This is a predicted structure of a 72-nucleotide RNA (transfer RNA) from Camelus ferus. RNAcentral holds the sequence, with entries from Rfam. The coordinates come from a structure-prediction model, not an experiment, and the mean pLDDT is 84. Lineage of the source: Eukaryota > Chordata > Craniata > Boreoeutheria > Camelus. Rfam family: tRNA. Rfam classes the family as a transfer RNA. RNAcentral records the identical sequence in 3 taxa.

RNA sequence: GAGGGCGUAGCUCAGUGGCAGAGCACGUGCUUAGCACGCACGAGGUCCUGGGUUCCAUUCCCAGCACCUCCU
Numbered sequence: 001g002a003g004g005g006c007g008u009a010g011c012u013c014a015g016u017g018g019c020a021g022a023g024c025a026c027g028u029g030c031u032u033a034g035c036a037c038g039c040a041c042g043a044g045g046u047c048c049u050g051g052g053u054u055c056c057a058u059u060c061c062c063a064g065c066a067c068c069u070c071c072u
Base pairs, nucleotide, nucleotide: 001071003069004068005067007065010024011023012022013021018055026042027041028040029039030038048064049063050062051061052060
């Protein structure tokens, strides 16, 4: 320098145009003599950045940035 992939909650990831979710972690309550487990509830998001298409974009298109991989 060129190709491919990826970027969403603290972590691991789903979601593929129409009000953003799961598991784990975290908080509160129940339970216990107490802890763990379990159950219930809750908090937590500029969906990497900028632009474009569209009535509507996390999703499609373009550019950039970061990371992974491969070629030279």